Annotation
Small-subunit ribosomal RNA, 5' domain from an Elusimicrobiota bacterium, 508 nucleotides, folded computationally. Its Rfam family is "Bacterial small subunit ribosomal RNA". On this family, see Yusupov et al., Science 2001: "Crystal structure of the ribosome at 5.5 A resolution".

Context: one part of a larger RNA
RNA sequence: GAGUUAACGCUGGCGGCGUGCCUAACACAUGCAAGUCGAGCGGAGAGUGGCAGAGUAUCGCGCUCUUAGCGGCAGACGGGUGAGCAACACGUAAACAACAUGCCCUCAAGAGGGAGAUAACCUGGCGAAAGUCGGGCUAAUAUCCCAUAUUAUCUCGGUGAGGCAUCUUACCGGGAUGAAAGGCCCGCAAGGGAUCGCUUGAGGAGUGGUUUGCGGCCUAUCAGCUAGUUGGCGGUGUAAAAGACCACCAAGGCUAUGACGGGUAGCCGAUCUGAAAGGAUGACCGGCCACAAGGGCACUGAGACACGGGCCCUACUCCUACGGGAGGCAGCAGUGGGGAAUUUUGGACAAUGGGCGAAAGCCUGAUCCAGCGACGCCGCGUGGAGGACGAAGGUCUUCGGAUUGUAAACUCCUUUUGCGGGGGACGAUUAUGACGGUACCCCGCGAAUAAGCAACGGCUAACUACGUGCCAGCAGCCGCGGUAAUACGUAGGUUGCAAGCGUUACUC
Numbered sequence: 001g002a003g004u005u006a007a008c009g010c011u012g013g014c015g016g017c018g019u020g021c022c023u024a025a026c027a028c029a030u031g032c033a034a035g036u037c038g039a040g041c042g043g044a045g046a047g048u049g050g051c052a053g054a055g056u057a058u059c060g061c062g063c064u065c066u067u068a069g070c071g072g073c074a075g076a077c078g079g080g081u082g083a084g085c086a087a088c089a090c091g092u093a094a095a096c097a098a099c100a101u102g103c104c105c106u107c108a109a110g111a112g113g114g115a116g117a118u119a120a121c122c123u124g125g126c127g128a129a130a131g132u133c134g135g136g137c138u139a140a141u142a143u144c145c146c147a148u149a150u151u152a153u154c155u156c157g158g159u160g161a162g163g164c165a166u167c168u169u170a171c172c173g174g175g176a177u178g179a180a181a182g183g184c185c186c187g188c189a190a191g192g193g194a195u196c197g198c199u200u201g202a203g204g205a206g207u208g209g210u211u212u213g214c215g216g217c218c219u220a221u222c223a224g225c226u227a228g229u230u231g232g233c234g235g236u237g238u239a240a241a242a243g244a245c246c247a248c249c250a251a252g253g254c255u256a257u258g259a260c261g262g263g264u265a266g267c268c269g270a271u272c273u274g275a276a277a278g279g280a281u282g283a284c285c286g287g288c289c290a291c292a293a294g295g296g297c298a299c300u301g302a303g304a305c306a307c308g309g310g311c312c313c314u315a316c317u318c319c320u321a322c323g324g325g326a327g328g329c330a331g332c333a334g335u336g337g338g339g340a341a342u343u344u345u346g347g348a349c350a351a352u353g354g355g356c357g358a359a360a361g362c363c364u365g366a367u368c369c370a371g372c373g374a375c376g377c378c379g380c381g382u383g384g385a386g387g388a389c390g391a392a393g394g395u396c397u398u399c400g401g402a403u404u405g406u407a408a409a410c411u412c413c414u415u416u417u418g419c420g421g422g423g424g425a426c427g428a429u430u431a432u433g434a435c436g437g438u439a440c441c442c443c444g445c446g447a448a449u450a451a452g453c454a455a456c457g458g459c460u461a462a463c464u465a466c467g468u469g470c471c472a473g474c475a476g477c478c479g480c481g482g483u484a485a486u487a488c489g490u491a492g493g494u495u496g497c498a499a500g501c502g503u504u505a506c507u508c
Base pairs, nucleotide, nucleotide: 001508002507003506004505006504007503008502009501010500013380014379015378016377017376018375019373020372021338026336027335028334030333031332032331035073036072037071040070041069043067044066045065046064047063048062050061051060080291081290082289090215091214092213093212094211095210096209099208100207101206104204105203106202107201108200109199110198112146113145114144115143121136122135123134124133125132126131152177153176154175155174156173157172158171159170160169161168162167182196183195184193185192186191217263218262219261224254225253226252229251230250231249232248234246235245236244266288267287268286269285270281271280272279273278293314294313295312296311297310316327317326318325319324344370346369347368348367352366353364354363355362356361383413384412385411386410393404394403395402396401418445419444420443421442422441423440427435452497453496454495455494456493457478458477459476463492464491465490466489467488473480474479
């Protein structure tokens, strides 16, 4: 000098864009943050100028609306945090002849027949509650069985082609195994549909899994470490290779090019600084990883070992009829606590995006906005021109004067900003605007509403007076102060920066 997620002191007019728990991964009251589909299903409830006749009594069948339950998809995304992790976690370059893939796209083929349950509901019981146990009934795109079967899977035989060791791949023939579901619309019906789904196979896209080379911290006051350890064979296991795991066999494997141990730490794109090389950092934004009170485990599923799913243990909090239960803000707000220190228990789904749905739509603290904070950057203003051999006051004085100082007053002018009034968007394509009567535009008023902070011995731009008297105090370094202190305190003046200015902390 530059920088900062800054804090503190004094001060503070406005706007735009950003940004805001670095500490206790401490504990959390309350509300909200993941639902949706009645065009999968049977009920229940409400309504009803329909069928409807003698009849808006009742019942039945329709139609419309609502929906607890069964069922489907989504809850593995989005959002948070950085505790752990020195590791194939990350970055980069490769490999998979060792892999998976719901929704989406393309192509090919198919969807025949049957069965038994179970929630809801009714009913009985237990329990303070959370909830739970029986009996009876019922449906499905829920579940199961049979049939059919392509380039699916397994297996036998044959013929080629290729490679990278196990092998890969193409074709022919035989055997075995494996599917499915309907809804909606049109129609009186038969039937039809360019509709939404279902099943099998092949391919794609995107996504994920695994492996490897190389790269990036400190420490030798850590020098030896290692028995699933290193390799083999055969298995188990997985979507998949593998001591990943298991039995047996061998005795290996790593290490001063730093093993092993200890400490610290999420990694990167980037950010700051610097002429660069380098050094430091990893807030915001983006990618990856890890975690979800601490620890462990699996279930479901295309995908989890699952933040707002489940089970167990532990600690803590709460309820209890003492038998037993409930909970997890490192989501958005907010509270206590810790701390030098970090915001509203706001609005809207209008836009963008996401989930579900045929759609209308519903949900969305993602997001878009608003609020608070000079926390940062940028922009603007606090008036402009004229105005005296120069008012008053202040300060200094050699008492002549000098200075504050064109500064003020005063005259003329302007109106950014402000206040009052009027109009009023873009963002939205046909509809739909939280922001917002906002931005912006027009009219009016009136210099009106708006300047501080630090320094002035040298480094370092800027000096005098008084007070004090090695006191009180200052100080980044050198150093000032013991009676004339440009260094302390006050005043006047000056210098610097300016809605900020200084100080402290940290980085280069």